A computed fold for a 73-nucleotide RNA from Micractinium conductrix, annotated as transfer RNA. Its Rfam family is "tRNA". About the family: Transfer RNA (tRNA) molecules are approximately 80 nucleotides in length.

[in-house]
Order: sequence, then C1' cells, then structure tokens
RNA sequence: GGCUGGUUGGCGAAGUUGGUAUCGCAGCGGACUCCAAAUCCGAAGAUCGAGGGUUCGAGUCCCUCACCGGUCA
Repeated sequence: GGCUGGUUGGCGAAGUUGGUAUCGCAGCGGACUCCAAAUCCGAAGAUCGAGGGUUCGAGUCCCUCACCGGUCA
C1' cells in the first nucleotide's frame, strides 16, 4: 500500500425492508434480612468513531478521514 471485518450507555452485545435505539453486567434507589449475600422491583445513563451527502426521516444507504483486528504483497 491492496482486500476484508469492526467502532453503539462505564463494560459486553443486539439493532441488515431507513421510521426516532433493545438486552445483559456494573453502579444508584427500594423490597426482603438481625446484618449481609442471593433474589425481586424501580429509575437513570449512548445526538450510535469524526465530518459531509442523499432523504420528509439515517445506527442503518453513499463519500472522505481516524482508530482497532485479520489477510496478501
């Protein structure tokens, strides 16, 4: 340098007919308990790597760039 996969809450993932982002863990509040663990309930938390474009509407499609992995020189 070419090809290819990926980048989504603190962490791990889902979201691929384009219609306003889901789950688990952690943390927080509560119930239960003598206290705690376990279990159960609840609330909060991501402008989806950056910038642009298409569209009424973009995590999703297109372009450029950055970073990580794989592969071929």

Its mean pLDDT, the model's own confidence on a scale to 100, is 84. The RNAcentral record of the sequence draws on Rfam.